Notes:
The RNA shown here (transfer RNA) has 71 nucleotides and comes from Hofstenia miamia. The prediction has a mean pLDDT of 83. The RNAcentral record of the sequence draws on Ensembl Metazoa.
């Protein structure tokens, strides 16, 4: 330099045009003599810019960044 794949809560990940899910974590409750575990509830996220569309995390252009491969 070229090509491929990825970027989503604090962390790990799913989703695929129609208001983003799960687990861990945090907070509150419940339980317990206390703590932990279990159970219930709750908080919190789409890498950036532009375009297409009634509607974009999703599709397209460009960029940033991570990993892999080739040279």
């Nucleotide at each position: 330099g070229c090509g491929c794949a990825g970027g989503u809560a604090a962390u790990g990940u799913a989703g695929c045009g129609g208001u983003a899910g799960c687990a861990u974590a945090g907070c509150a409750g419940c339980c317990u003599u206390c703590c932990a575990a279990a159970c219930u509830g709750u908080u919190g996220a789409u890498c950036c810019c532009g375009g297409u569309u009634c509607g974009a995390c999703u599709c397209c252009c460009g960029g940033c960044u991570u990993g892999c491969g080739c040279a």